Transfer RNA from a Nanobdellota archaeon, 73 nucleotides, folded computationally. It matches the Rfam family "tRNA". Rfam classes the family as a transfer RNA. RNAcentral holds the sequence, with entries from ENA.
C1' cells in the first nucleotide's frame, strides 16, 4: 500500500434484526461494628474515539480521519 478486528463511566466490560446506554470493581454518603474490614442501603459518574451523512429517531447503518492490534504486499 491493501485487508480484518478493537476505541462505550476512573478501571474491566454488556448492549450491534436502530427506539434514547447496563453491570462488576473503585469513588461519595449512609447503615452495622468499640474501631477497620466484610456485609447491607442508596447516589453520583460516558451525547458511546472524532467529524460528517441516512433516519421521525444512530453507540448500532454509510463515508472520512485519529488512535491500537493483527494479517498480505
Nucleotide at each position: 500500500g491493501g485487508g480484518c478486528c478493537c476505541g462505550u463511566a476512573g478501571c474491566u466490560u454488556a448492549g450491534u434484526u436502530g427506539g434514547u446506554a447496563a453491570a462488576g470493581c473503585g469513588u461519595c454518603g449512609g447503615g452495622c461494628u468499640c474501631u477497620u474490614a466484610a456485609c447491607c442501603c442508596g447516589a453520583a459518574g460516558a451525547u458511546c474515539g472524532g467529524g460528517g451523512g441516512u433516519u421521525c429517531g444512530a453507540a448500532u447503518c454509510c463515508c472520512c480521519c485519529c488512535g491500537g492490534g493483527c494479517c498480505c504486499g